[in-house]
RNA sequence: ACAAACCCGUUGGGAGGCGGGGACGCAAAACCGCGGACCUCUUCGAGAGAGGUUGCCGGGGUUCCGUA
Numbered sequence: 001a002c003a004a005a006c007c008c009g010u011u012g013g014g015a016g017g018c019g020g021g022g023a024c025g026c027a028a029a030a031c032c033g034c035g036g037a038c039c040u041c042u043u044c045g046a047g048a049g050a051g052g053u054u055g056c057c058g059g060g061g062u063u064c065c066g067u068a
Base pairs, nucleotide, nucleotide: 002025006021007020008019009018010017011016024055031060032059034058035057036056037053038052039051040050041049042048
């Protein structure tokens, strides 16, 4: 610097998003839905499709101070 849960407002059919309050945390918890994973919707179900989560993991990728 960012910002979880939770609360208020708003938005969406939903997962969820946005704004304000608030800090659990975090060198990448800037960013990119590329590969997985999970969640939502469509179906009685399967399959397939359409969405969501970058603070689930991997990958890409910019990068502060100090020490070595």